[in-house]
RNA sequence: GCCGGAGUGUCGAAAUUGGUAACCGAACACGACUCAAAAUCGUGCGCCGCAAGGCUUGAGAGUUCGAGUCUCUCCUCCGGCA
Numbered sequence: 001g002c003c004g005g006a007g008u009g010u011c012g013a014a015a016u017u018g019g020u021a022a023c024c025g026a027a028c029a030c031g032a033c034u035c036a037a038a039a040u041c042g043u044g045c046g047c048c049g050c051a052a053g054g055c056u057u058g059a060g061a062g063u064u065c066g067a068g069u070c071u072c073u074c075c076u077c078c079g080g081c082a
Base pairs, nucleotide, nucleotide: 001081002080003079004078005077006076007075010026011025012024019065028044029043030042031041032040046055047054048053058074059073060072061071062070
């Protein structure tokens, strides 16, 4: 230099026909249980905001009524070829 794959919450990870972004698990917080703790169970858990609401899928742009998903450029990581 060329080709391919990946980037989503604090972390892992799903959402492939373009149609409510975050299901599921871990971690964390609070509570129950316990003499106490662990385990287990319940509730909550992206960001801003008092709320109403707004924003968020590596960065930027485009297509579209609508984009995590399609297109273009760039960044980072992994693999292959030279």
Transfer RNA from Parcubacteria group bacterium GW2011_GWA2_40_14, 82 nucleotides, folded computationally. The sequence was found in a public genome assembly. It matches the Rfam family "tRNA". Rfam links the family to the GO term triplet codon-amino acid adaptor activity. The family's RNA type in Rfam is transfer RNA. NCBI's taxonomy places the organism under Bacteria, Bacteria candidate phyla.